About this RNA:
The RNA shown here (SAM riboswitch aptamer (S box leader)) has 105 nucleotides and comes from Cytophagales bacterium CG12_big_fil_rev_8_21_14_0_65_40_12.

RNA sequence: AACUUAUCAAGAAAGGCGGAGGGACUAGGCCCUUAGAUGUCUUAGCAACCUGUAAAAGCUGGUGCUAACUCCUAGCCUCGAAGCACUUCGAGGAAAAGAUGAGAU
Numbered sequence: 001a002a003c004u005u006a007u008c009a010a011g012a013a014a015g016g017c018g019g020a021g022g023g024a025c026u027a028g029g030c031c032c033u034u035a036g037a038u039g040u041c042u043u044a045g046c047a048a049c050c051u052g053u054a055a056a057a058g059c060u061g062g063u064g065c066u067a068a069c070u071c072c073u074a075g076c077c078u079c080g081a082a083g084c085a086c087u088u089c090g091a092g093g094a095a096a097a098g099a100u101g102a103g104a105u
Stems, first nucleotide, its partner, number of pairs: 001105001003103006013043005021032003026074004044066003049062002052059001070097001076093007
């Protein structure tokens, strides 16, 4: 790196370094950010996927996570409303994509 599978509405921050954009990609929104974001390191915390145990207990170890639902909406389906050629608006669902764990090549 591609594949299989599970989960994704809850939860959890301070400091050091650093110095300009960032929130995965495309588009449109919206938001964060020189009162220092994103990133990175330390510490702390959250959670409970794997691991050990008969089981449980966050208790050992390995990950993960700590703005906003995976920040929201795109294409498809269903329902409702307005207009009624076909479009717009609202609600819901399954996908796709992505993230993380575990497995296997």
It was read from a public genome assembly, where an Rfam model found it.